[in-house]
RNA sequence: GGGGCCAUAGCUCAGUUGGGAGAGCGCGACACUGGCAGUGUCGAGGUCGGGGGUUCGAAUCCCCCUGGCUCCACCA
Numbered sequence: 001g002g003g004g005c006c007a008u009a010g011c012u013c014a015g016u017u018g019g020g021a022g023a024g025c026g027c028g029a030c031a032c033u034g035g036c037a038g039u040g041u042c043g044a045g046g047u048c049g050g051g052g053g054u055u056c057g058a059a060u061c062c063c064c065c066u067g068g069c070u071c072c073a074c075c076a
């Protein structure tokens, strides 16, 4: 330098047909319990890595950039 994959909640990830942003763990409140733990119910938490474009509509398609993993090439 070239190719491929990845970036979504505090953490691990799903969402791959373009139309509802979600799960588990963690966190908060409440109930059960003498208390802790545990279980159940409810809730908070996201500009979907950044910018631009296409579209009535983008996490999803296109372009650029940043970061990570990996293969190849180059140098020694």
Stems, first nucleotide, its partner, number of pairs: 001072007010025004019056001027043006049065005
A computed fold for a 76-nucleotide RNA from Salinisphaera sp. PC39, annotated as transfer RNA. The RNAcentral record of the sequence draws on ENA. RNAcentral records the identical sequence in 2 taxa. Its Rfam family is "tRNA". The family's RNA type in Rfam is transfer RNA. The source organism's lineage runs through Bacteria, Pseudomonadati, Pseudomonadota, Gammaproteobacteria and Salinisphaera. The coordinates come from a structure-prediction model, not an experiment, and the mean pLDDT is 81.